[in-house]
RNA sequence: GCAGCUGUAGCUCAGUUGGUUAGAGCGUCGGAUUGUGGAUCCGAAGGUCCCUGGUUCGAGACCAGGCAGCUGUACCA
Numbered sequence: 001g002c003a004g005c006u007g008u009a010g011c012u013c014a015g016u017u018g019g020u021u022a023g024a025g026c027g028u029c030g031g032a033u034u035g036u037g038g039a040u041c042c043g044a045a046g047g048u049c050c051c052u053g054g055u056u057c058g059a060g061a062c063c064a065g066g067c068a069g070c071u072g073u074a075c076c077a
Base pairs, nucleotide, nucleotide: 001073002072003071004070005069006068007067010026011025012024013023019057028044029043030042031041032040050066051065052064053063054062
């Protein structure tokens, strides 16, 4: 350089055929319980859905161009 895959909450990941409000587990915070802590239970906060543009009545999802990471491969030394 080329090809493929991936990018959504602090972390790991769902998100179906494009359709009203974007979710789970863990973690964090608060409360209950407990002699304290852990465990358990209840509740809450937390999101530019990588960026820009496009298609569409409507995009996390589709299209184009970028960026980042991973894998494979080619070339040069």
Transfer RNA from Rhizobiales bacterium Y(2018), 77 nucleotides, folded computationally. Its Rfam family is "tRNA". Rfam classes the family as a transfer RNA. Rfam describes the family as follows. Transfer RNA (tRNA) molecules are approximately 80 nucleotides in length. The prediction has a mean pLDDT of 80. It was read from a public genome assembly.